[in-house]
Formats: sequence, structure tokens, C1' cells
RNA sequence: AAGUAACUAACUCAAUGGUAGAGUAUUUCGCUUACAACGAAAAGGUUGGCGGUUCAAGCCCGUCGUUACUUA
Repeated sequence: AAGUAACUAACUCAAUGGUAGAGUAUUUCGCUUACAACGAAAAGGUUGGCGGUUCAAGCCCGUCGUUACUUA
């Protein structure tokens, strides 16, 4: 320099163009003499940035950024 892939909650990952979710972690409550485990609930997201297409975009398109790999 060129090419490919990935980017979504604190972490690991889902999500047919039609209300953004799960597990773990965190907080609260219950249970217990207490702790753990278990049960119930809550909080936590500009879906990497900016644009475009569309009635509607995490999803399609363009561009930029970061990371990984390949080639030179």
C1' cells in the first nucleotide's frame, strides 16, 4: 500500500427491514443465626462516528475510525 473480517449493556454474545434481548456481573428484596447457593425484581444501550436509501435501519449502501488476519 492492497484485500478480507469484526465493532450491539461492565464482560461474552444474540436479534427475518417493523417495540433492542439473553447469560455472567452489579444493586435491592426474600430465604438463612450469618454467608454461599437458590427465588423475585431493578438499573445499565446515541447498536464505533458521520451521511444516504426507506413509511420504518442494529440489519441495506457510501465514507471515516479502531482491531485482527492475509498479500506485497
Molecule: transfer RNA
Organism: Ochromonas danica